[in-house]
RNA sequence: GGAGUCGGCCGAACAGUCGCUGCGUCGUAAACGUCCUUAGGGGCGCUGGCGUGGAGGAAAGUCCGGGCUCCGCAGGGCAGGGUGCCAGGUAACCCCUGGGGGGCGCGAGUCCACGGAAAGUGCAGCAGAAAGCAUACCGCCGAUGGCCCGAAUCCACGGAAACCGUUCGCGGCAACCCGUGCGGAGGGUACAGGCAAGGUUGAAAUGGUGCGGUAAGAGCGCACCGCGUCGCUGGUAACAGUGACGGCAGGGUAAACCCCACCCGGAGCAAGACCAAAUAGGGGAGCUCACGUGCGGCCCGCACGGCUCCCGGGUAGGUCGCACGAGGCGUGCGGUGACGUACGUCCCAGAUGAAUGGCUGUUCUCGACAGAACCCGGCUUACAGGCCGGCUCCCCCU
Repeated sequence: GGAGUCGGCCGAACAGUCGCUGCGUCGUAAACGUCCUUAGGGGCGCUGGCGUGGAGGAAAGUCCGGGCUCCGCAGGGCAGGGUGCCAGGUAACCCCUGGGGGGCGCGAGUCCACGGAAAGUGCAGCAGAAAGCAUACCGCCGAUGGCCCGAAUCCACGGAAACCGUUCGCGGCAACCCGUGCGGAGGGUACAGGCAAGGUUGAAAUGGUGCGGUAAGAGCGCACCGCGUCGCUGGUAACAGUGACGGCAGGGUAAACCCCACCCGGAGCAAGACCAAAUAGGGGAGCUCACGUGCGGCCCGCACGGCUCCCGGGUAGGUCGCACGAGGCGUGCGGUGACGUACGUCCCAGAUGAAUGGCUGUUCUCGACAGAACCCGGCUUACAGGCCGGCUCCCCCU
């Protein structure tokens, strides 16, 4: 200098001016609303002045976890859902940290739903001989059994020159040659049979490589690697290393059913709590003075209406929940780290038609994604541009 990787941070700035909104404070001398009243006035709201706070790193998706609230709940189980290498962190987690194993990368690093396929069930298009129980399309072999050839050579049998012996009749041995051989060696074929090394298909093919072995082959034998079982060593553990034994059994698939282990009650701030009109309706007590209806006409009486008072539920409306919290920042300490802890310091939106904006000026790198609604911890997704730091690889110079 270039390329890369991981982490942290920022998310236009400043000034003026006009607004919106929470809180505090001042003021009623004015207007309005409301409540109390001893009728003078007083309280609250509103309006006004001043001061002060006012969106995000994701406020988003609502995907996990928790707080909080109400409901449910003896205990246990079933069903259902979730999680799934180990250890730790945490209020908790499908989160985070550290570690192990595996994939990718020269590396810094990064990705993984990473328990069980030796309980059972299911599934596998196309291709391929064959996809789960064994099998054989091409191919290899022809040892073994069958079939064919068998010229020459070899072998066997018969004949036979020479030679040897002879009692001269023959006998023995036997070269070359001739004949015969259903047979042997040998050659061929691939019918039976043997094989799975090689080829072919596929995402995946019944451990891999090499040597031996064989008719050809094969864990058939051996060595190494892999795998399994048992042990030993290191490690909290996952796991790693190593020794002996086993000739290799058990193909894949569980974000398929399933099995194993652990966890999980439901609904959500429109949760929920409090205050509480008008009207209608409900319950209770009292009154029959006046009125209506019924008890056949009248009186008494009774009942229902009615009148008076009281009670409770709910609605409108209002208040709380609701902004001090698993809180932010700094420093120290413990820890590899996530994180914990002590001290100091700070108070930092809280609406309910729902605020956080408009305009002007200056400057710059010319401005992305995007707007709180009970709160918090995560994850995921979106994002113009910029800053800082750790680390890795390559090249060059000293």